[in-house]
RNA sequence: AGAGUUUGAUCCUGGCUCAGGACGAACGCUGGCGGCAGGCUUAACACAUGCAAGUCGAACGAGAAGUUGUCCUUCGGGGCGAUGGAGAGUGGCGAACGGGUGAGUAACGCGUGGGGAUCUACCCUUCGGUGGGGGACAACCUUGGGAAACUGGGGCUAAUACCGCAUACGCCGGGCCUUUAUGGUUUGGGAAAGAUUUAUUGCCGAAGGAUGGCCCCGCGUCCGAUUAGGUAGUUGGUGAGGUAACGGCUCACCAAGCCUGCGAUCGGUAGCUGGUCUGAGAGGACGAUCAGCCACACUGGGACUGAGACACGGCCCAGACUCCUACGGGAGGCAGCAGUGGGGAAUCUUGGACAAUGGGCGCAAGCCUGAUCCAGCCAUGCCGCGUGAGUGAAGAAGGCCUUCGGGUUGUAAACCUCUUUCGCCGGUGAAGAUAGUGACGGUAGCCGGAGAAGAAGCCCCGGCUAACUCCGUGCCAGCAGCCGCGGUAAUACGGAGGGGGCUAGCGUUGUUCGGAAUUACUGGGCGUAAAGCGCGCGUAGGCGGCGGUACAAGUUGGUUGUGAAAGCCCGGGGCUCAACCCCGGAUGUGCGUCCAAAACUGUAUUGCUUGAGGCCGAGAGAGGGUGGCGGAAUUCCCAGUGUAGAGGUGAAAUUCGUAGAUAUUGGGAAGAACACCAGUGGCGAAGGCGGCCACCUGGCUCGGAACUGACGCUGAGGCGCGAAAGCGUGGGGAGCAAACAGGAUUAGAUACCCUGGUAGUCCACGCCGUAAACGAUGAGCGCUAGAUGUCGGGGAGUAUUCUCUUCGGUGUCGCAGCUAACGCAUUAAGCGCUCCGCCUGGGGAGUACGGUCGCAAGAUUAAAACUCAAAGGAAUUGACGGGGGCCCGCACAAGCGGUGGAGCAUGUGGUUUAAUUCGACGCAACGCGCAGAACCUUACCAGCCCUUGACAUCCCCCUCGCGCGGUUCAGAGAUGGACCGUUUCAGUUCGGCUGGAGGGGAGACAGGUGCUGCAUGGCUGUCGUCAGCUCGUGUCGUGAGAUGUUGGGUUAAGUCCCGCAACGAGCGCAACCCUCGCCUUCAGUUGCCAUCGGUUCGGCCGGGCACUCUGAAGGAACUGCCGGUGACAAGCCGGAGGAAGGUGGGGAUGACGUCAAGUCCUCAUGGCCCUUACGGGCUGGGCUACACACGUGCUACAAUGGCGGUGACAACGGGCUGCAAAGGGGCGACCUGGAGCAAAUCCCAAAAAGCCGUCUCAGUUCGGAUUGCACUCUGCAACUCGAGUGCAUGAAGGUGGAAUCGCUAGUAAUCGUGGAUCAGCAUGCCGCGGUGAAUACGUUCCCGGGCCUUGUACACACCGCCCGUCACACCAUGGGAGUUGGUUUUACCCGAAGCCGGUGCGCUAACUUCGAGUCUUCGGACUUGAGGGGGCAGCCGACCACGGUAGGGUCAGCGACUGGGGUGAAGUCGUAACAAGGUAACC
Repeated sequence: AGAGUUUGAUCCUGGCUCAGGACGAACGCUGGCGGCAGGCUUAACACAUGCAAGUCGAACGAGAAGUUGUCCUUCGGGGCGAUGGAGAGUGGCGAACGGGUGAGUAACGCGUGGGGAUCUACCCUUCGGUGGGGGACAACCUUGGGAAACUGGGGCUAAUACCGCAUACGCCGGGCCUUUAUGGUUUGGGAAAGAUUUAUUGCCGAAGGAUGGCCCCGCGUCCGAUUAGGUAGUUGGUGAGGUAACGGCUCACCAAGCCUGCGAUCGGUAGCUGGUCUGAGAGGACGAUCAGCCACACUGGGACUGAGACACGGCCCAGACUCCUACGGGAGGCAGCAGUGGGGAAUCUUGGACAAUGGGCGCAAGCCUGAUCCAGCCAUGCCGCGUGAGUGAAGAAGGCCUUCGGGUUGUAAACCUCUUUCGCCGGUGAAGAUAGUGACGGUAGCCGGAGAAGAAGCCCCGGCUAACUCCGUGCCAGCAGCCGCGGUAAUACGGAGGGGGCUAGCGUUGUUCGGAAUUACUGGGCGUAAAGCGCGCGUAGGCGGCGGUACAAGUUGGUUGUGAAAGCCCGGGGCUCAACCCCGGAUGUGCGUCCAAAACUGUAUUGCUUGAGGCCGAGAGAGGGUGGCGGAAUUCCCAGUGUAGAGGUGAAAUUCGUAGAUAUUGGGAAGAACACCAGUGGCGAAGGCGGCCACCUGGCUCGGAACUGACGCUGAGGCGCGAAAGCGUGGGGAGCAAACAGGAUUAGAUACCCUGGUAGUCCACGCCGUAAACGAUGAGCGCUAGAUGUCGGGGAGUAUUCUCUUCGGUGUCGCAGCUAACGCAUUAAGCGCUCCGCCUGGGGAGUACGGUCGCAAGAUUAAAACUCAAAGGAAUUGACGGGGGCCCGCACAAGCGGUGGAGCAUGUGGUUUAAUUCGACGCAACGCGCAGAACCUUACCAGCCCUUGACAUCCCCCUCGCGCGGUUCAGAGAUGGACCGUUUCAGUUCGGCUGGAGGGGAGACAGGUGCUGCAUGGCUGUCGUCAGCUCGUGUCGUGAGAUGUUGGGUUAAGUCCCGCAACGAGCGCAACCCUCGCCUUCAGUUGCCAUCGGUUCGGCCGGGCACUCUGAAGGAACUGCCGGUGACAAGCCGGAGGAAGGUGGGGAUGACGUCAAGUCCUCAUGGCCCUUACGGGCUGGGCUACACACGUGCUACAAUGGCGGUGACAACGGGCUGCAAAGGGGCGACCUGGAGCAAAUCCCAAAAAGCCGUCUCAGUUCGGAUUGCACUCUGCAACUCGAGUGCAUGAAGGUGGAAUCGCUAGUAAUCGUGGAUCAGCAUGCCGCGGUGAAUACGUUCCCGGGCCUUGUACACACCGCCCGUCACACCAUGGGAGUUGGUUUUACCCGAAGCCGGUGCGCUAACUUCGAGUCUUCGGACUUGAGGGGGCAGCCGACCACGGUAGGGUCAGCGACUGGGGUGAAGUCGUAACAAGGUAACC
């Protein structure tokens, strides 16, 4: 630091995914040791049991057990005294700390920085005091109640418990004075406690300190506006109450405020922070452990005590729950430490000790302390260590792979040598402890010993991403983070071998940050990818020209305080290292404070004119509104002329018209719109605005300079304008025209076309508020080359015109620059500033719900679940188009002849069959493989046989012949058996030595026309004999790619010429090859008598090679020549000459590639399959079937013919298992015969159409199918199933529907002829010659092709892509009568405990008054009674928790039915979109 994934490829946009780090984790597999840490994230769910807060006898009374002295004794023991001090009680202090949890809380709760009207037990400092009295209550005793918890009555008693009195300051309350700092003065009020070891320690008042609280303020602190208004003690004041204290904290009265777009209120979520994780940082996420603060303690409410609580292990009440109960009533609160159940993916021991640190009480000893220190469990994390080290090649064995040679595992192992960390065994043994005291702990450490000994797994290996092979499986089983693997050779599934990574762990899952610049402050965008509001006016807000002065809020510099500790970072130190711990330093971007500066922003003030505005003078304009006027056209009405049609269309019909249409003439009516001018001309903010005139009215431009003096820009909300359609009311209605009707079209046609036609279109008023409202481009200002056209105005020159210049508008081209590209380019999409709006993957969806607006239609605001791995933009190459241009081809057209109809032949489909073997399927399968199925062929079927095999190689044994001919037996044959005859292999070192052959045996193996042509080679078809297909270098482009190869001409041709950022080159084209056509030369057992001779007259013979011919070599044709044309080129047209003229005719020759085209059944071949059979042999059958359908042919339908006669003229070929003549026989096929010929010699061999005659239009003298009889030939054999002959039979058929094929000259047509295959069998195939036409205007159309261009949503490429309904399955979601629950709120009812207020007839020790009695030191004291004061129960009232009734708001669950949505290999209907998508598409 990036990578994968949209495409055929490319660039961009954009999402998804991965590699990294982290964790209180969990799960899977595995697991040796130690150190340090961590360990209920869920049910603030419920809890058994134990422990977690006590202590003080130096505050007090009483005092058990035990010990002891003494006395008594019934010897059991008891009484009294002393000692002792348990347990309980009164009293004091503590229990408000420590420990837990995170429910609630969006708050002055927390953080940070300030402030004060305040309190503070214990502690410290200072000053002063501590006098004198009194009355009770527990314990205890006694007596009741109760199951218990507990409790009632009576009696005794102490205190540092309680209460008066006295006294008191600088304390508290009030008044007065003052110098307003507090002080002075006066009045009223308020204290105390003692204990003891006699030295202390307590107690009270006051002041101060320290510590800890309380309250207030600035700033910061999550999401939602589909929460926009909230608030009645609410905001403030006065007075009072209350509090430690300010305060509406509370109350009475008065006023009507207060909060809020800088987000109040409401809803959701959440303890906050130091910090933790991540990140380069800025940020983002989190708030376990440790530390600070807060809140809570079963739920809700409440107060009491106290310095402190509204109190986790206190109280009261209410509620839920649990437990006990004698049913009357009681008890309880682990979110303390352990532990249990439950929940959950998941989180530990009912341990030890107070030794240390700390806390409470105590003078102290000490006691208490689940705080704490330790130990236990858990790989939960971090850190460290080990599981050995060295040597060792026969590269062992085994495994795996293999091209069978080998490779790999692999120095790995074994072997040999060595070491002992950890662990194990034995011994010793700390620090932590300043005097004592050690839970940890016989721990850490140290010493010794044995022995390689006890100690390795997990994940991955298609790309990303490091690591590859075999087998199994066969779209199955499965994998998968994304792309994607798996349908018979899977590096992707499963196993194995091997390899890679990490390691006591490794993977997976989850979460979070990163990558993601994918919310962009740092650091993004908005013409076409998502994104500029339809347009304006303008509020708040944001931003704002030039100069001076002042201030110092922002800003900048410095001082100082704070920013807890821990953590992070740096330095140092301690555990052997590290993790961990300790010490020091630095930082802490923040806030406060003070000082300073004055550039910039700001504020105040004073000026300026350039921004902005105003004034004057001109100007252009479909700018807006109102009223009026005009002509053309259309329709209708009236009248005239006039007659049969008109209208409409691709063609028609509906329609109109003899009741007179259309056409035409005249007159009239009505409504709507304004031809020409008219122009990328004008105006307006946009929507939009078009005849003419008048009036009213907005904006703009130019020129001038006397005015104002920043008055400006933008603009959230808000307000206004806003095409068409639509809505309401009332008019109007000619034309046009949704809906609708009819006619056509069509498979259908609810469309396109036609005939009609209503809303509407028009006017007035009022709504609607949306458009592809577009320049798909917000507004304003400044800056940044030009060229050219046009509109409006000004200036200068010349002045007909034109030129130059300037301001404003509107276009085109273009530089820099920008852009993904296209493109933009002074009218920016360039360079900058200011403000607003908007975007964040596609679908779901601009939808649902909620709100607002609207009469409605609907508009606006605007999600989620779910789903996909893309959806997109621009450009590229192709392909395609019922796009365009140019050009070819028997492509059409023009012609000739066919096919399609008949019969037959042949191939195919189908059907049939035991089998009808297999393949080929549009062109480019179908007289194709098959150049020839009776057996064979033959691969198919039935039956019968063989198993190392019919065939190849190797090994062993036996034999020497193998073979051929014949007879015979069994059999259908293959085969098996017997016999006879013929014959005695080659080499030889002579040896059964070698070869060869045959037989037998065993196993390796043979064999397969079995599968896969979609694993292949080779070969072939096809586009197409079409003119194309590419490369190197250069150039252009970010790139795919382009250029060249395009363009202008030309050609059969990418053929050639010219031009050109291209220059060259290759494969194709052409030429070179064969053949036909002319000539020459050479050669001559065919040819000629041309020439001479002979002749049985036949080139027959001699002779000859001139000619024909044969077959070899050459020549000849090149647009070379002339004219025209073209550009002076290439070339084209015409002509001459020539046998042939513009590639002379024909053939061979087939570029890059396409069709997974064809062939595994020609051959070859990978893999798979069969192996007494899927191999081999044989007999018979089948491939020849037959209701049908198709292709290709033959023969015909006749007179251009049939038949008969006649006997003219070819060429290519073939021939010894052969062709076969002459002659003879037969009506004939044929038979016989055998001359000649391995063939320019002989034979096949007769060529046929031709010519002559006849028939005369008829199912015929056409046609020959079919059938009968009789034959011939081939062959082992013609039944299934050959060909031919003769006689007889004589079918369909009278020129063929839709449709369709071939051919452009020696061609079509027609005529015969040869050959391959072959025993025989051709209408097929391949050749040969004879006779021998017609037509081509032309390229509009059909088909195919080439080049250029255009569009594209296609790229498997139009046989493409793709839309919607319906049907089926599944998923989430909206509505929904309702129903269940949560939460919140309003009104009212009820009103526990408690505080407060009132009352208090009942109760009441201390103080007080009075009476009586007793005593007296005469002061008074005591006792008792009755009052008072104070207090209490009770009662009343206010407040209030829970509860109740009724009604709202809100959220969630369920819900018959219902709406759309999404998803789903092969369902239905159509064809909407992409090409002009066949009616351009879209809003």
Molecule: small-subunit ribosomal RNA
Organism: uncultured bacterium